This is a predicted structure of a 147-nucleotide RNA (FMN riboswitch aptamer (RFN element)) from Neobacillus niacini. Model confidence (mean pLDDT): 79 of 100. Its Rfam family is "FMN riboswitch aptamer (RFN element)". The literature on the family includes a 2002 paper in Nucleic Acids Res by Vitreschak et al., "Regulation of riboflavin biosynthesis and transport genes in bacteria by transcriptional and translational attenuation". The model forms 100% of the base pairs in the Rfam consensus.
RNA sequence: AUAUUCCUUCGGGGUCGGGUGAAAUUCCCAACCGGCGGUGAUGAAGCAAAAGCUUCUUAGUCCGUGACCCGGUUAACGUAAAAGUUAAGCGGUGGAUCUGGUGCAAAUCCAGAGCCGACAGUAAAGUCUGGAUGGGAGAAGGAAAAA
Numbered sequence: 001a002u003a004u005u006c007c008u009u010c011g012g013g014g015u016c017g018g019g020u021g022a023a024a025u026u027c028c029c030a031a032c033c034g035g036c037g038g039u040g041a042u043g044a045a046g047c048a049a050a051a052g053c054u055u056c057u058u059a060g061u062c063c064g065u066g067a068c069c070c071g072g073u074u075a076a077c078g079u080a081a082a083a084g085u086u087a088a089g090c091g092g093u094g095g096a097u098c099u100g101g102u103g104c105a106a107a108u109c110c111a112g113a114g115c116c117g118a119c120a121g122u123a124a125a126g127u128c129u130g131g132a133u134g135g136g137a138g139a140a141g142g143a144a145a146a147a
Base pairs, nucleotide, nucleotide: 004144005143006142007141008140009139010138017029018028019027031127032126033117034116035065036064037063038062043056044055045054046053047052060115061114069092070091071090073088074087075086076085077084097113098112099111100110101109119130120129121128
């Protein structure tokens, strides 16, 4: 220092203003927001004579992934048998980007214009209320530990 195991903590943002209406933060105009890991030509700092190197940092719309929803499997509970409940793990569904510029190279830079956003409730909701004082990708710290 590493496989692995365990513990603790952390781990999501947003309707200004106006219109219609009996009623809408749900419709219309307009406003606002962007989980986690990766990649990365951004930016910063340090080192170096330089080429360059190191660290931090850079994507809602690229790759993957979580929440939500659906379906098997296994186990426990439950039942006369079922239904059902809980847990673990597996599979699936569910979103969105172009144009121009620079450049060796742009899906990430710069400019412009777009687009997207679980379920339940309710005047139709990314933003309100609710499941949720939940779950969670993961992040940080600590402990154990064969070889």